A computed fold for a 1499-nucleotide RNA from an uncultured bacterium, annotated as small-subunit ribosomal RNA. The RNAcentral record of the sequence draws on ENA.

RNA sequence: AGGGUUUGAUCAUGGCUCAGAUUGAACGCUGGCGGAAUGCUUUACACAUGCAAGUCGAACGGCAGCACGGACUUCGGUCUGGUGGCGAGUGGCGAACGGGUGAGUAAUAUAUCGGAACGUGCCCAGUCGUGGGGGAUAACGUAGUGAAAAUUACGCUAAUACCGCAUACGAUCUAAGGAUGAAAGCGGGGGAUCGCAAGACCUCGCGCGAUUGGAGCGGCCGAUAUCAGAUUAGGUAGUUGGUGAGGUAAAGGCUCACCAAGCCGACGAUCUGUAGCUGGUCUGAGAGGACGACCAGCCACACUGGAACUGAGACACGGUCCAGACUCCUACGGGAGGCAGCAGUGGGGAAUUUUGGACAAUGGACGCAAGUCUGAUCCAGCCAUUCCGCGUGAGUGAAGAAGGCCUUCGGGUUGUAAAGCUCUUUCGCAAGGGAAGAAACGAUACCGACGAAUAAUCGGUGUUAAUGACGGUACCUUGAUAAGAAGCACCGGCUAACUACGUGCCAGCAGCCGCGGUAAUACGUAGGGUGCGAGCGUUAAUCGGAAUUACUGGGCGUAAAGCGUGCGCAGGCGGUUUUGUAAGUCAGAUGUGAAAUCCCCGGGCUCAACCUGGGAACUGCGUUUGAAACUACAAGGCUAGAGUAUGGUAGAGGGGGGUAGAAUUCCACGUGUAGCAGUGAAAUGCGUAGAUAUGCGGAGGAACACCGAUGGCGAAGGCAGCCCCCUGGACCUGUACUGACGCUCAUGCACGAAAGCGUGGGGAGCAAACAGGAUUAGAUACCCUGGUAGUCCACGCCCUAAACGAUGUCAACUGGUUGUUGGGAAUUUACUUUCUCAGUAACGAAGCUAACGCGUGAAGUUGACCGCCUGGGGAGUACGGCCGCAAGGUUGAAACUCAAAGGAAUUGACGGGGACCCGCACAAGCGGUGGAGCAUGUGGUUUAAUUCGACGCAACGCGAAGAACCUUACCUACACUUGACAUCCUCGGAACUUUCUAGAGAUAGAUUGGUGCCUUCGGGAACCGAGUGACAGGUGCUGCAUGGCUGUCGUCAGCUCGUGUCGUGAGAUGUUGGGUUAAGUCCCGUAACGAGCGCAACCCUUAUCCUUAAUUGCCAGCGGUUAGGCCGGGAACUUUAAGGAGACUGCCGAUGACAAAUCGGAGGAAGGUGGGGACGACGUCAAGUCAUCAUGGCCCUUACGUGUAGGGCUACACACGUGCUACAAUGGCCGGUACAAACGGUUGCGAACCCGCGAGGGGAAGCUAAUCCGAGAAAGCCGGUCGUAGUCCGGAUUGGGGUCUGCAACUCGACCCCAUGAAGUCGGAAUCGCUAGUAAUCGCGAAUCAGCAUGUCGCGGUGAAUACGUUCUCGGGUCUUGUACACACCGCCCGUCAUACCAUGGAAGUGGAUUGCACCAGAAGUAGAUAGUCUAACCUUCGGGAGGGCGUUUACCACGGUGUGCUUCAUGACUGGGGUAAAGUCGUAACAAGGUAACCGUA
Repeated sequence: AGGGUUUGAUCAUGGCUCAGAUUGAACGCUGGCGGAAUGCUUUACACAUGCAAGUCGAACGGCAGCACGGACUUCGGUCUGGUGGCGAGUGGCGAACGGGUGAGUAAUAUAUCGGAACGUGCCCAGUCGUGGGGGAUAACGUAGUGAAAAUUACGCUAAUACCGCAUACGAUCUAAGGAUGAAAGCGGGGGAUCGCAAGACCUCGCGCGAUUGGAGCGGCCGAUAUCAGAUUAGGUAGUUGGUGAGGUAAAGGCUCACCAAGCCGACGAUCUGUAGCUGGUCUGAGAGGACGACCAGCCACACUGGAACUGAGACACGGUCCAGACUCCUACGGGAGGCAGCAGUGGGGAAUUUUGGACAAUGGACGCAAGUCUGAUCCAGCCAUUCCGCGUGAGUGAAGAAGGCCUUCGGGUUGUAAAGCUCUUUCGCAAGGGAAGAAACGAUACCGACGAAUAAUCGGUGUUAAUGACGGUACCUUGAUAAGAAGCACCGGCUAACUACGUGCCAGCAGCCGCGGUAAUACGUAGGGUGCGAGCGUUAAUCGGAAUUACUGGGCGUAAAGCGUGCGCAGGCGGUUUUGUAAGUCAGAUGUGAAAUCCCCGGGCUCAACCUGGGAACUGCGUUUGAAACUACAAGGCUAGAGUAUGGUAGAGGGGGGUAGAAUUCCACGUGUAGCAGUGAAAUGCGUAGAUAUGCGGAGGAACACCGAUGGCGAAGGCAGCCCCCUGGACCUGUACUGACGCUCAUGCACGAAAGCGUGGGGAGCAAACAGGAUUAGAUACCCUGGUAGUCCACGCCCUAAACGAUGUCAACUGGUUGUUGGGAAUUUACUUUCUCAGUAACGAAGCUAACGCGUGAAGUUGACCGCCUGGGGAGUACGGCCGCAAGGUUGAAACUCAAAGGAAUUGACGGGGACCCGCACAAGCGGUGGAGCAUGUGGUUUAAUUCGACGCAACGCGAAGAACCUUACCUACACUUGACAUCCUCGGAACUUUCUAGAGAUAGAUUGGUGCCUUCGGGAACCGAGUGACAGGUGCUGCAUGGCUGUCGUCAGCUCGUGUCGUGAGAUGUUGGGUUAAGUCCCGUAACGAGCGCAACCCUUAUCCUUAAUUGCCAGCGGUUAGGCCGGGAACUUUAAGGAGACUGCCGAUGACAAAUCGGAGGAAGGUGGGGACGACGUCAAGUCAUCAUGGCCCUUACGUGUAGGGCUACACACGUGCUACAAUGGCCGGUACAAACGGUUGCGAACCCGCGAGGGGAAGCUAAUCCGAGAAAGCCGGUCGUAGUCCGGAUUGGGGUCUGCAACUCGACCCCAUGAAGUCGGAAUCGCUAGUAAUCGCGAAUCAGCAUGUCGCGGUGAAUACGUUCUCGGGUCUUGUACACACCGCCCGUCAUACCAUGGAAGUGGAUUGCACCAGAAGUAGAUAGUCUAACCUUCGGGAGGGCGUUUACCACGGUGUGCUUCAUGACUGGGGUAAAGUCGUAACAAGGUAACCGUA
């Protein structure tokens, strides 16, 4: 410090997610030791049991129990407070501390800093006292009541308990004279004096009373700060203040009476929700954010609610009273209790410990002290809960052992790892030794102070006894032995670490992206590896990364985001200058900011964690001194901002009134006759009752052509004929004036298109709804004919728009160019030019921007103020409030769900977008297919099997250049198992061969002949048989694991690269543009310059000529022969086959840009690639083929292998493709007759001749082929016949008879002869081929092949028609445009309905919770009253009084009750929409001009 994830790729926006640190944690697996620390976060739920607050006999009367002493004794015991002590009681102090918890509390709290009107036990300092009396009461005794708890009556008694009197330095009150108000004793010691004694007395100490001050503590008040919600905006009657009184320790509406009407609130009152606050803790670079366990400070609470008492202090955790809930005891009459103290129990929960030891230390209460008490505390126990430290061994050791795993079978890896050898012994175990924490108090000796004192007390010094829970712990020493001690997670990317097997969208994984559908580094297991390590992972939570709430530190044209527009109060900000003040600001000093924590430097535990000393820091607040620049405030000036006056100018600015013409429609009349209107085409509609058209007249409403514009005006919405009236603003020029009067603006106010609403008018045209006609599968639409609200006016509402420049307002600054509107200045012969202010447009520098783009009218550089945004959906929805007559508007969530949604630009693809170009693509033609019969292939069906593959073009006379057996892969049956085939090993035999038997055959059993070749004599090679195991074999699966081969776009003209340049980048440029071409062919231009694969050419063939050669081919001339080039001969010709020539836009003209090139012409056998072929760029289609072959993986192995026989691939209601033959006269038949090319032939072609109607048979010459044979070419030509008919067309089908091939023609061959003579008379929608030696037509040959062609591949003969042209169909190319597509339009995608699930709104209601108001009620308690009743201390004139208790009553008040509201939670038949899901249904709304451009508002 960043990374992953939206896309085909890119940049930016934006969310989600990961890596880090942390925790009072929990869970899973695992677990050796020690130190330090933490340990109910949940039910402030309920609690059994034990302990947690007592102490003092030096305050008191005393003596229940214990010990000692004494007295008496019948030795059994009894008595005795005398002593140590002491239960219970009176009294004092404490119990208000310490310990727990966080329910309540948003201020009665906390933090920081201040303040005045207070209190204070114990403690400290000062002053003064402590005299003299009195009456009771517990304990105790007696007698009762009660189950108990407890309690009653009578009687006795003490005090430091209680009450007067005296005194009063201080104190309080005061009318300034005066008045009021205290006390208690106890203990130690003792010289003189007194006393019988006790003692008086003196002294010391403690205590007590009054009072002053202090310290510490506490109460009260103020300022500032302290969570969220405005879908909480108004709250408040003791409320705010005053006067008086009461009350309190104390100020105060704290309380009361009276008076006034205030007080709080947008700087957020009130209400609601949540919450103890802080020092600090975690995180972070910091600023911040989250938290408030442990430790420390404060607050609050103690079963729930209320109340007071005592006291210095409480409205009291282990006190009291009352009410309530709950639990327990009970004799049913009554009683008792409060763990949020320490342990512990139940419950809750994912989850949190022992019913331990000790007061040894520290601290606390009491006490003179010894001491007692202390679950505070110190220790121990439990738990890997956290942090820290240590160990589980170290060295050597290659035969790289065994085993495991992988493997290309060679090896690799685990791995120096182990074993083995050598060494060490931390920790643990055993044994032995063994601390510090402890020194005070006390005792004793001495010194000092006080004092009469050698008492006592205080201080100091020396000596000294005792005291340890932890614990025989830390630590040290010794002994033995590598001995007792390693796991967890992960290994697709992020993110370090890979292989095998299993599984097969299953099981499962997953933090995000995403893995898994038969080769999974992602699931499970194993081997290996990586990380951490007594832990490791997971889950939860916080901060970080997240600049993703942005103070530091973000944005708003298009990504989310500028209010529709203006005016304007509060608020914020504000020109220039002088003087002053000192609120902000800055500086110094000072107080405070508890300790702990963090940081720095030291110290102590062997280190560390931890503990500890010092420092710094605590960024804050207060007080005070100073400065005066800036802001502020006060006073006074200025004119540059702003405004006013005066003079001009332009304008659809606004409101009202009037008025003109054109047009539509309607009405009346005339002319006139059959149509008009409407559409893609029609129909509905109008018209013979006279329309449309046309003439004239009239009515009425609405809107204002031309001018007119990128023009003008207005804040925006918006504003348009002309004239008049009223009125707002703007601009320009000069002068004068005011003197900061300004800018922005939450709440507020005003305006605000269209649609819509209300009332009343108006209504020509247009036109939602509606009706009809069309279109359509449907058409509640688009189109047409009609047509009502509405559109118009007046008044009143509504308040929204894609209200847009998607750009808030104001101000300043920052290069230019051009057009235009309004004004001004200068100038000119010119209405010419220049300058300037204010608008409005286009282009562009710098700069900005993600890019597009903006660019003095900023989206640039700055300032001021306002508004708004924070992932998509849910949703601008629900609920609530406000507004509205309604429609609705405004404000405006959540649950749930997804990992994206969105912006700009790029490359493609696509478009019922555009431009250009090409192609038998269309058009122009010729001939077909589709109809018939047959052939053949396919689908389907059938079958035991009808083997398999190929499926739009680019499967279907395709693989198959030829299924009777074989082929053959299929079916049935019968057989074989190292196998039909290959290699290796062992044994035997040459190989081979004859005959017979059984069988459908494979096969099995007999049987005959035969002994070969090479040799170094060992043997070897080929072949056959038997045996054994390695292995063979598979046309079994996967073409979506593959190689190779092939098809297709397409013989289309394209596809790329290097360097450079441009762009943030994907990419672009080049390759685009102007021409041209068959062509990215060439030329020109050009930030490109070059290059490669393609095109073309090079290759083959064909067309012409030349040279050479001349048999089997040829024959002009010469000779012979005639039946033939038959022979001699010839090399001219044809031909054959070798080599050359030739064609290149080379020449001429025109056009073109002086180019490339095109057009025309000449010459030429051939002319612009001469014709044809081979040749197929980058790539596309997971195209085809595992059945040509090869091959990974999987599968079968007496079978999915191999052999044999028979059957099947040939089936047949049907459908399709490709062909053949026809339907006839341009023909059929009969007779005669002419002319090819190419090809094949020895297991072959097979002549002549003979036989047969014929297929064919016999026969055998010739030929390994320019020699012989197949071999007769046919259409054509000549002649004859048929005469338009199902025929002398057509030939299917069927019967009969034959021929050939073959082991064999039944299933299932071809051909011949005789007979038979079906459909068919030119073929619907639709569709195919072809541009010249082509189509059409005619025959010939070959491969395969024993035989079998209408198929396929070749060959020649005869031989056309047409092309204006590119509008349209199809396909392709280039450029451009739009895009929500990228699996790329066979794309994407919307809504209803149906099904399942989820959360949520409404809802008659129902059940809770908090709370307001009104009323009833009124326990305990306090205060007041008291004619009931009782009464020790004081007074008394002795009658009584004062005072008090009980009772009664009044006021306040908790619980409780009734009624009525607000808020909120849960639930609710039914119901609304929303989300998610799988391959459902219906349509096709959007994205391309998405096929009616889309979208916004409204009905």

Its Rfam family is "Bacterial small subunit ribosomal RNA". Model confidence (mean pLDDT): 85 of 100.